Overview:
This is a predicted structure of a 390-nucleotide RNA (Bacterial RNase P class A) from a Myxococcota bacterium. The organism belongs to Myxococcota, within Bacteria. Model confidence (mean pLDDT): 75 of 100.

[in-house]
RNA sequence: UUGCAGAGACCCAGGUGAUCGCCGGCCGCAAGGCGGGAGGAAAGUCCGAGCUCCAAAGGGCAGGGUGCCGGGUAACGCCCGGUGAGGGAAACCUCGAGGAAAGUGCCACAGAAAACAGACCGCGCACCCCACGGGAUGCGCAAGGGUGAAAAGGCGGGGUAAGAGCCCACCGCGCUGACGGUAACGCCAGCGGCACGGCAAACCCCACCCGGAGCAAGGCCGCGUAGAGGGGCACUGCACCGAAAGGUGCGUAAGGGCUGCCCGCCCGAUGCCCCCGGGUUGGCCGCUGAUGAGACGUCCCGGCAACGGGCGUCCUAGAGGAAUGAUCACCAGCACGACGAGGGCGACCUCGCCGCGACACAGAACUCGGCUUAUCCGUCCUGCAACCAC
Numbered sequence: 001u002u003g004c005a006g007a008g009a010c011c012c013a014g015g016u017g018a019u020c021g022c023c024g025g026c027c028g029c030a031a032g033g034c035g036g037g038a039g040g041a042a043a044g045u046c047c048g049a050g051c052u053c054c055a056a057a058g059g060g061c062a063g064g065g066u067g068c069c070g071g072g073u074a075a076c077g078c079c080c081g082g083u084g085a086g087g088g089a090a091a092c093c094u095c096g097a098g099g100a101a102a103g104u105g106c107c108a109c110a111g112a113a114a115a116c117a118g119a120c121c122g123c124g125c126a127c128c129c130c131a132c133g134g135g136a137u138g139c140g141c142a143a144g145g146g147u148g149a150a151a152a153g154g155c156g157g158g159g160u161a162a163g164a165g166c167c168c169a170c171c172g173c174g175c176u177g178a179c180g181g182u183a184a185c186g187c188c189a190g191c192g193g194c195a196c197g198g199c200a201a202a203c204c205c206c207a208c209c210c211g212g213a214g215c216a217a218g219g220c221c222g223c224g225u226a227g228a229g230g231g232g233c234a235c236u237g238c239a240c241c242g243a244a245a246g247g248u249g250c251g252u253a254a255g256g257g258c259u260g261c262c263c264g265c266c267c268g269a270u271g272c273c274c275c276c277g278g279g280u281u282g283g284c285c286g287c288u289g290a291u292g293a294g295a296c297g298u299c300c301c302g303g304c305a306a307c308g309g310g311c312g313u314c315c316u317a318g319a320g321g322a323a324u325g326a327u328c329a330c331c332a333g334c335a336c337g338a339c340g341a342g343g344g345c346g347a348c349c350u351c352g353c354c355g356c357g358a359c360a361c362a363g364a365a366c367u368c369g370g371c372u373u374a375u376c377c378g379u380c381c382u383g384c385a386a387c388c389a390c
Base pairs, nucleotide, nucleotide: 001386002385003384004383005382006381008380009379010378014331015330016329017328018327019326020325022037023036025034026033027032039361043372044371046370047369048368049367050366051214052213053212054211058263059262060261061260063210064209065208066207067206068082069081070080071079072078083097084095085094086093087092098205099204103203104202105199106198107197120145121144122141123140124139125138126137128135129134130133153171154170156168157167158166172194173192174191175190176189177188179186180185218285219284220283221282229275230274231273232272233271237250238249239248240247241246255267256266257265258264292315294314295313296312297311299310300309301308302307336355337354339352340351341350342349343348
């Protein structure tokens, strides 16, 4: 200098016209006309919400989620800014970041010993034996070696028979206090000879949060049907009105509801459950927004930022298993190829012009905010390779 790659970050996802189609809307008797018609992720359905219904009492237990601090937000497991820890030469990047002095449990292999520490090699002392260099026994030790992911503070000095926080300095750790900071935390001083190995993505403890189902939610209209058949459970109470038939209210049984369970509460009489059988398979709304968590902006204000407030402009699929496409022409981005010019010692670079030429991932289905994943071209970063110059 160029090329390739990615575990990464950012950006972009063509424009105009014609012809032929596809799906809605409006107009038209019709022929037809006018106008509209996917995304940055529409995806995964992983979080958080709106909206709707379940009956918007309540309490307890169980269960689930989140987990440094502060802020943002409708809310979040998201975002921003900090703190701490880890990585890196740095820029910067990453984080399974509450508690291991509440309790229980676990710590493979190796190793003498893995949490009531421990003694394989080793160090030292005493004593004994011999072939004089070792060996046996007893006691002391844990410095050095070795094992391991981890060996019971580290390192240096003193000390000692050899050693040891045994003693001392520094570091670490713990406690206390001062200072800075909203806080996480930082920093300084004093005291303590060290007590407290690791694992909570083991149980657990602590703090905070959490009802369920989902637009096939749900509402209205229409159509159809046999409250037929079989089995099971439970009961038919009281009061009032009425001449009676019957009606109303209360209470309760079986059963049901409060969508894990319990308490509790509520519903509940020609009742409830199961099986079998029959019928409907249509329309409208919900549904796309205009007092919306709307979109956009070389805008203004506040904030480091996320974001908030203001101002201006705009609102452009609504759908049903479901359309949004194809071809051609022109413009034109990057790349590539040819030519020309310029620059550089060189590998090469830049510019002009001609040719070529829209190609990835993908596909709305009630709606938002996130996260994650996929992805063409380009830029940056990192790694690798080749080439050039010294």